[in-house]
RNA sequence: GACGGACCACCGCCUAAUCGCCCUUGCUCAGGGCGAACCGGGGACCCACCGCAGUUGGGGUGAAGCCGCUUCACGCGGCCGGGCGCGCUUCCCGCUCGAACCCGUCAGCUAACCCGGUCGGCGGCCGAGGGAAGAAAG
Numbered sequence: 001g002a003c004g005g006a007c008c009a010c011c012g013c014c015u016a017a018u019c020g021c022c023c024u025u026g027c028u029c030a031g032g033g034c035g036a037a038c039c040g041g042g043g044a045c046c047c048a049c050c051g052c053a054g055u056u057g058g059g060g061u062g063a064a065g066c067c068g069c070u071u072c073a074c075g076c077g078g079c080c081g082g083g084c085g086c087g088c089u090u091c092c093c094g095c096u097c098g099a100a101c102c103c104g105u106c107a108g109c110u111a112a113c114c115c116g117g118u119c120g121g122c123g124g125c126c127g128a129g130g131g132a133a134g135a136a137a138g
Stems, first nucleotide, its partner, number of pairs: 010124005018036006037118006047108001057106001058103004065079005080098006
């Protein structure tokens, strides 16, 4: 120095998922409690929906949907949606994701009001080119 792994610190990314205070401990972490902030759900008038039937119920979080093709598979393509980088924080361009889970026959919107969440996952050999700022000395 390369490669692989572990722990601590710091920096960075996805996500609402962070911050402050108190208790606890020799200290930190962890644990418990309170609050802020952010996020989600339920819930009137009005508006919208409202023929019947339908287990082919219906609905929610989330970017995670729709269509076509097919050797039907880790599949391919289009449209559309999300993230990162670059950036004049528009666009273009490059890379990449389009999962999973929950409610339980029930919920449109929705003021007041009511209820809940604060998890989890990952990266820190890249490389090339160009530009700027600051410090010190003389």
Notes: This is a predicted structure of a 138-nucleotide RNA (c-di-AMP riboswitch aptamer (ydaO/yuaA leader)) from Paractinoplanes bogorensis. Taxonomically the source falls in Paractinoplanes (Bacteria, Bacillati, Actinomycetota, Micromonosporaceae). Of the family's consensus pairs, 92% are formed in the model.